[in-house]
This is a predicted structure of a 1498-nucleotide RNA (small-subunit ribosomal RNA) from an uncultured prokaryote.
The prediction has a mean pLDDT of 84.

RNA sequence: GUUUGAUCCUGGCUCAGAUUGAACGCUGGCGGCAGGCUUAACACAUGCAAGUCGAGCGGAAACGAUAGAAGCUUGCUUCUAGGCGUCGAGCGGCGGACGGGUGAGUAAUGCUUGGGUAUCUGCCCUAUUGUGGGGGAUAACAGUUGGAAACGACUGCUAAUACCGCAUAUUAUCUACGGAUAAAAGAUGGCCUCUUCUUGAAAGCUAUCGCGAUAGGAUGAGCCCAAGUGGGAUUAGCUAGUUGGUAAGGUAAUGGCUUACCAAGGCGACGAUCCCUAGCUGGUCUGAGAGGAUGAUCAGCCACACUGGAACUGAGACACGGUCCAGACUCCUACGGGAGGCAGCAGUGGGGAAUAUUGCACAAUGGGCGAAAGCCUGAUGCAGCCAUGCCGCGUGUGUGAAGAAGGCCUUCGGGUUGUAAAGCACUUUCAGUUGGGAGGAAAAGUUGUUGGUUAAUAUCCAACAGCCGUGACGUUACCAACAGAAGAAGCACCGGCUAACUUCGUGCCAGCAGCCGCGGUAAUACGAGGGGUGCAAGCGUUAAUCGGAAUUACUGGGCGUAAAGCGCGCGUAGGCGGAUGAUUAAGUCUCAUGUGAAAGCCCUGGGCUCAACCUGGGAACUGCAUGGGAUACUGGUCGUCUAGAAUACAGUAGAGGGUAGUGGAAUUUCAGGUGUAGCGGUGAAAUGCGUAGAGAUCUGAAGGAACAUCAGUGGCGAAGGCGACUACCUGGACUGAUAUUGACGCUGAGGUGCGAAAGCGUGGGGAGCAAACAGGAUUAGAUACCCUGGUAGUCCACGCCGUAAACGAUGAGAACUAGAUGUUGGAGGAAUUUAUAAUUUAGUGGCGCAGCUAACGCAUUAAGCGUUCCGCCUGGGGAGUACGGUCGCAAGAUUAAAACUCAAAGGAAUUGACGGGGGCCCGCACAAGCGGUGGAGCAUGUGGUUUAAUUCGAUGCAACGCGAAGAACCUUACCAGGUCUUGACAUCCUGCGAACUUACUAGAGAUAGUUUGGUGCCUUCGGGAGCGCAGUGACAGGUGCUGCAUGGCUGUCGUCAGCUCGUGUUGUGAAAUGUUGGGUUAAGUCCCGUAACGAGCGCAACCCUUGUCCUUAUUUGCCAGCACGUAAUGUGGGAACUUUAAGGAGACUGCCGGUGACAAACCGGAGGAAGGUGGGGACGACGUCAAGUCAUCAUGGCCCUUACGACCUGGGCUACACACGUGCUACAAUGGCCGGUACAGAGGGUUGCAAAGCCGCGAGGUGGAGCCAAUCCCAGAAAGCCGGUCGUAGUUCGGAUUGGAGUCUGCAACUCGACUCCAUGAAGCCGGAAUCGCUAGUAAUCGCGAAUCAGAAUGUCGCGGUGAAUACGUUCCCGGGCCUUGUACACACCGCCCGUCACACCAUGGGAGUGGGUUGCAAAAGAAGGUGAUAGUCUAACUUUUGAGGGCGCUCACCACUUUGUGAUUCAUGAUUGGGGUAAAGUCGUAACAAGGUAACC
Repeated sequence: GUUUGAUCCUGGCUCAGAUUGAACGCUGGCGGCAGGCUUAACACAUGCAAGUCGAGCGGAAACGAUAGAAGCUUGCUUCUAGGCGUCGAGCGGCGGACGGGUGAGUAAUGCUUGGGUAUCUGCCCUAUUGUGGGGGAUAACAGUUGGAAACGACUGCUAAUACCGCAUAUUAUCUACGGAUAAAAGAUGGCCUCUUCUUGAAAGCUAUCGCGAUAGGAUGAGCCCAAGUGGGAUUAGCUAGUUGGUAAGGUAAUGGCUUACCAAGGCGACGAUCCCUAGCUGGUCUGAGAGGAUGAUCAGCCACACUGGAACUGAGACACGGUCCAGACUCCUACGGGAGGCAGCAGUGGGGAAUAUUGCACAAUGGGCGAAAGCCUGAUGCAGCCAUGCCGCGUGUGUGAAGAAGGCCUUCGGGUUGUAAAGCACUUUCAGUUGGGAGGAAAAGUUGUUGGUUAAUAUCCAACAGCCGUGACGUUACCAACAGAAGAAGCACCGGCUAACUUCGUGCCAGCAGCCGCGGUAAUACGAGGGGUGCAAGCGUUAAUCGGAAUUACUGGGCGUAAAGCGCGCGUAGGCGGAUGAUUAAGUCUCAUGUGAAAGCCCUGGGCUCAACCUGGGAACUGCAUGGGAUACUGGUCGUCUAGAAUACAGUAGAGGGUAGUGGAAUUUCAGGUGUAGCGGUGAAAUGCGUAGAGAUCUGAAGGAACAUCAGUGGCGAAGGCGACUACCUGGACUGAUAUUGACGCUGAGGUGCGAAAGCGUGGGGAGCAAACAGGAUUAGAUACCCUGGUAGUCCACGCCGUAAACGAUGAGAACUAGAUGUUGGAGGAAUUUAUAAUUUAGUGGCGCAGCUAACGCAUUAAGCGUUCCGCCUGGGGAGUACGGUCGCAAGAUUAAAACUCAAAGGAAUUGACGGGGGCCCGCACAAGCGGUGGAGCAUGUGGUUUAAUUCGAUGCAACGCGAAGAACCUUACCAGGUCUUGACAUCCUGCGAACUUACUAGAGAUAGUUUGGUGCCUUCGGGAGCGCAGUGACAGGUGCUGCAUGGCUGUCGUCAGCUCGUGUUGUGAAAUGUUGGGUUAAGUCCCGUAACGAGCGCAACCCUUGUCCUUAUUUGCCAGCACGUAAUGUGGGAACUUUAAGGAGACUGCCGGUGACAAACCGGAGGAAGGUGGGGACGACGUCAAGUCAUCAUGGCCCUUACGACCUGGGCUACACACGUGCUACAAUGGCCGGUACAGAGGGUUGCAAAGCCGCGAGGUGGAGCCAAUCCCAGAAAGCCGGUCGUAGUUCGGAUUGGAGUCUGCAACUCGACUCCAUGAAGCCGGAAUCGCUAGUAAUCGCGAAUCAGAAUGUCGCGGUGAAUACGUUCCCGGGCCUUGUACACACCGCCCGUCACACCAUGGGAGUGGGUUGCAAAAGAAGGUGAUAGUCUAACUUUUGAGGGCGCUCACCACUUUGUGAUUCAUGAUUGGGGUAAAGUCGUAACAAGGUAACC
């Protein structure tokens, strides 16, 4: 960050940090310091990695020097001389057990820490002592000989520091304490003496180095003990040399290490055995720490050396570059036989994402050998490769605005890249070239001096001095000079987390993505450009570890509802435990000592210019062991106590349990009586029962089960559970007072017992009820809900099962912490019976403070506060499933995973919305009425169909006489054909021309051609303005698309009464309060109450109109009265009335009475023209519907540009099987027709309305008075009223349709106008289901006018005339408002969501089996080897002549490889099968969420 509309919580997932032996992508200047096969302990070509000693020995293959000889070619060859330097091979000594590599094995024979000792220890150090005297062999070598080779065989010669006796011997070893046994080797240098006498040999002395014995040390090693050191219990039992003893053997040494005998032990829930995994540690990474992860480099230990086994030698090995055997593999071979082991350094192949040179040197450090020089040393020191990491440096510095060019963006003004560049002035680190140049070097050798050893001026050792002179690295580090900004910047990211934004392209495509998520035509999320941000010789990605993660919680979590208390007891181990005294000192605390290797970390100095790095010192190493001390607490031991616990005694209440018996009511059945046609059942029915007599009713009998009333948030029990009465047996609790015991207690893993219902087994029983089942209904279906039946079962006995939403969803125990209140069982007192109030105790309820809690809520019966013990949890799904084990007769129970998959799943509360939830209220919503629609014909609109086109839009209410207040052309957007291309229209530029106009021709016209007249206006005389034509390009144009990019306008809920805000308050918060409540209203209208107080938009009012009156005004309107005059307000006149139009008045619940809380208000009344918003209109809150409109207009983006633009002619929008909406006219007598006659209002009129008069049956024509209109005209109002006629019929109703004849408008009535006359005379006789309007001047009915308009209304908008009926009421339908409730909904019920089936994919269980690995047991087998045994054979030293000893051989037992049988376990695989998961739009239903339509769930 992410669950939600929002909130709090729980909880997972993900990110930011640090790190790495890393790898990959892009990029790459230098240096320093480090690091570099994590995989195949896979296989290895080639070279090197362990030799050395001639001062141990016999010697002389090679090389060299010297001497001599020979040949001569005169400086070469050959030969001779172990005499010299040396030295191959050999004998012998020391070393090859170190150093170097690797981590396969090993969960303990290992490692770490600390102890112990039954031990050994080459070389080294110290000390004592010795080193006498003999002997026999054998390699080499020579000869013979086998073999391809490797390698031998035989004969003969020879030496030693090789080998063997003898002597001697301690503080050695053994001992029966008498004793016995066991050593040695010489070499080199020097000296002198003696003698044979100088060729040499021998003896002696001496120095050094060796050798032997012993003791001690040092170092190294062996063995033992304790503690610690992974996972799995779906591994619970393991063990016969096993455990111990005795004896013997064996070992350097203890020990069952081995053998014999004896005993039967030993280990294990504090996890034995088995399986899987793994080298351990110092340390390293991370972390605040505690921890977690890890064990590369460096260092300590262990193990291993092709695989397995074995020993030999040796001080040390069971031996990386030794031996033997077996096996696999590779190589050689003459096929007989042989050779080999890079997990040493390089290197090769292979594996892999991936890891370097077949380098130089022993100069330094170290090692082996040697007296030493020295030799050897892939240890080591260096170099090479690699940005693998850490550290450092550089890629320039200053100045420089015309803010250059270019790029990008743009609101077109500019902005940005950006002082950045260029330019100017400087510098030269690093790299480059040239030159100079430390340190790492100390030694050794040689000469001399001094000292020590010694008889010694030999040697040897030490110190000092001189000389000589040793460097792989190395063209070293470092320094100087030279030249020139010259040679040196990339990578990732830019939606949020997370620093950094714009344009274009793309259009759920391509793609991105760590999580949330972007992309469906305006993408800051994809790709690119510009710009920006971050890091930088690197930057990103991937992988991995820790962190964040208090998501394993020791530090430091939880369990009422989120995951989580076992269904409940008893009780074992264990854990914990009252008061007091003494003692002990195990825990605990303190001090000291030892140890805790070095390196590393930390602190502080020093050295590389700094740093990384190196180095000195310190601290630390939180640990372990030992010793001394302390004694409060815990523990141990000994005593005492009574407050915990228990027992005894006396009482109390109770559906506590078990057994036996008894009882009444009811149901059912049976028998009998009475009695007749139905009963029963449901929403309504039917199945069913009944004339063979049901149901009803009465009597009797049988049988089983359950126990009404009492009955109570009453009682009892641990829980499950327990309800008629009586008896017997029996458990527990409570109360009271005294006595006794003396911590006997609490909890409780395993264990064990109890444990509803259903189910199972055996045997009974069976009235009612009732799974399954049958039938009847319901239904689209109905394997259900409802009804009629009905079997298991329910009941009893005995035995299993062992689970439930077994719930208070709350484990048990004990202590503490405000109250008031109800109830059950006790006790004592007040005061003496009742009633009562107070006290105490054990239960059981409802409230409530503090406190707790995410909230809800809990609250002395805690979910508060502290404590003891047990159980359980760690995201959702998969799954309480699979496999395995245990239990069960079975059903099944219990224990209990993983793969895979998702980014959530969840709790509580909030606001809405919704409910086939509830309450209150309203509306022509229903009801009560009146009139319609739906049926007919026609008009009109729509759908559909048709068409070249039938242009487009509007689509439930809220589209459909709607846009359209009016399609013959035009309109017109559509179609066909004919035309134009700067265009029909706008602006700018250039040129020409006045503009304009007459006529003719062609054509359907647009248009084209010809032609007539015309020469304008202003002027500074240059020209200008307007208009037309032509041309060029910028541009015009589009009723083309997107109303889901928009503005504006509109519809609708709805003229419904609502929608909000500020401050305050409450709540962790979303939010609440206010706005709820009681009344009232048309109204959130008003009043009262009230943690709210106020306010805003709405309501109302203000506005218009209408109803009454007044004032003013008086023409075109009016005319009462006056005068004249009529057919007529016509004239004069009047201003009263009507009217007109301007201003006022009036109505406010104001007044009276009643009701109401004294309020608001309501009811009634008076007055009044009007009475409770008087009637009507305009006015439409916050918002909803991505509602409608890009075709009124405007507008972003996209698209067309000789066409999707423009013009013209004709056609179409008027089609027609059909369906729907809205209307008109009717179906007739409340009527039709004919005649007569009366009364309106509101409008319109100069492109106009048009009178009188005349003509026509009429539409109309003619005519033209008057009127720019209170004057004139349209203009006769009609229904009505008064007469007449028709007589219930398809008519004298109705008028469609059709024929004929006309009128008018208009260029033009064919497609396609209206009207008139004559004729024609269709359907239709009041309309199914259903549905609409209307509450008063309303419905209904009657006519009149206007807009549009040349003409063309049954539509629309207005106007008046006549003028009703009904409303009990709010149960129901629809819509709405408020409150409340439930919710798994929030795109909000047109919601959400479950399961089968079908398709695809994924992982997994079973599975006849099949193939591997590991392993147990029982056998077979038996190489090499050592021990034993043997006397077959051979045999130098010694010997008492016989042996001892030794070699070879044979052999028992042991034993590796290998083989067989049978188990266990694990991994693959398997026809097929089971469920599970995932997957935009499949099928069937609708189970759940609302009372989810049968409440849901276990």